[in-house]
């Protein structure tokens, strides 16, 4: 180092329910655990959802969510086979 155990210490928390906050996708808390070796942190590509503008209607447009989609970048705990 790759690599990931029916290891060991610690971590995260999916629905779903309450409260808030936002048109909305969502968010944040708190209660719950479906999972996860990056379920740590970044919207840089793709992908996907919202809101809004234009058009007979499409694509194009602006504003944004979503890191638990999948890919990239940065940092990290532990050591059993091999």
């Nucleotide at each position: 180092a790759c690599c990931g155990a029916u290891a060991a210490u610690g971590g995260c928390a999916a629905a779903u329910c309450c409260g808030c906050c936002g048109c909305g996708a969502g968010g944040c808390g708190g209660a719950g655990a479906c999972g996860c070796a990056a379920a740590g942190c970044c919207a840089c590509g793709g992908g996907c959802c919202u809101c809004u503008g234009a058009u007979g209607a499409u694509c194009u447009g602006g504003a944004g969510g979503c890191g638990g989609c999948c890919g990239g970048g940065c940092u990290g705990c532990c050591g059993a086979a091999g």
Predicted 3D model of an 82-nucleotide RNA (c-di-GMP-I-GGC riboswitch aptamer) from an uncultured Actinomycetes bacterium.
Model confidence (mean pLDDT): 84 of 100.